[in-house]
RNA sequence: UGGCCAGUAGCUCAUCAGGUAGAGCAUCGGAUUGUUAAUCCGGAGGUGACAGGUUCGAGACCUGUCUGGCCAG
Numbered sequence: 001u002g003g004c005c006a007g008u009a010g011c012u013c014a015u016c017a018g019g020u021a022g023a024g025c026a027u028c029g030g031a032u033u034g035u036u037a038a039u040c041c042g043g044a045g046g047u048g049a050c051a052g053g054u055u056c057g058a059g060a061c062c063u064g065u066c067u068g069g070c071c072a073g
């Protein structure tokens, strides 16, 4: 320098033919228990890396940029 992949909740990841974003763990509250743990129920938590574009509508499609990984030179 070029090519490919990834970037979504505190963490690990879904959501893949465009239609108001979910799960597990963690965290908070409650139930149960003599207490803790375990189990069960419920809640909160996200400018979807950044900036534009297309569209009535973008996490998803297009362009550029940034960060990380792999490959080639």
Stems, first nucleotide, its partner, number of pairs: 001072007010025004019056001027043005049065005
Molecule: transfer RNA
Organism: Kribbella sp. NBC_01505